A computed fold for a 72-nucleotide RNA from a Candidatus Nanoarchaeia archaeon, annotated as transfer RNA. The sequence is in RNAcentral, with records from ENA. NCBI's taxonomy places the organism under Archaea, Nanobdellati, Nanobdellota, Candidatus Nanoarchaeia. Model confidence (mean pLDDT): 83 of 100. Rfam family: tRNA. About the family: Transfer RNA (tRNA) molecules are approximately 80 nucleotides in length.
[in-house]
RNA sequence: CCCUCCGUAGCUUAGCGGCAGAGCGCCUGGCUGUAGCCCGGGAGAUCCCCAGUUCGAAUCUGGGCGGAGGGA
Repeated sequence: CCCUCCGUAGCUUAGCGGCAGAGCGCCUGGCUGUAGCCCGGGAGAUCCCCAGUUCGAAUCUGGGCGGAGGGA
């Protein structure tokens, strides 16, 4: 320098252009002598950034930034 893949909640991740979902963790109620297990409820993500396409973008396009791999 070139190519490919990845970037979504604290962590791990799902998500064929139309409400952003789950597990773990966290808070809370039940249960218990207390805690844990178990059961119920809840909070938490302007989807890495900027622009474009579109009625509408996490999703498509371009450019950045970061990470991983490959080539020279």